[in-house]
RNA sequence: GCCCCCAUCGUCUAGUGGCCUAGGACACCGCCCUUUCACGGCGGCGGCACCGGUUCGAAUCCGGUUGGGGGUA
Repeated sequence: GCCCCCAUCGUCUAGUGGCCUAGGACACCGCCCUUUCACGGCGGCGGCACCGGUUCGAAUCCGGUUGGGGGUA
C1' cells in the first nucleotide's frame, strides 16, 4: 500500500428499517432498611464514533472520514 472485521450509557452487552424520545447487568447518585457498614428494596443519572446519502421513516442500509483489530508481499 491492498483486503477483511469492528465502533451503542463509566464498563460489558441487547437491538439487523416503524413495536425504540434505544432495553438489561454492573458501577455511580438519592431514598428506604440497619445502631453503622455490607446485603436487600425503590428511584435517578447516563449512550448509537464523525460527516453525507437512500427512504414516508435509519442505531440498523450505502459512501466517505477517524479510531481499533486481523490478513497479505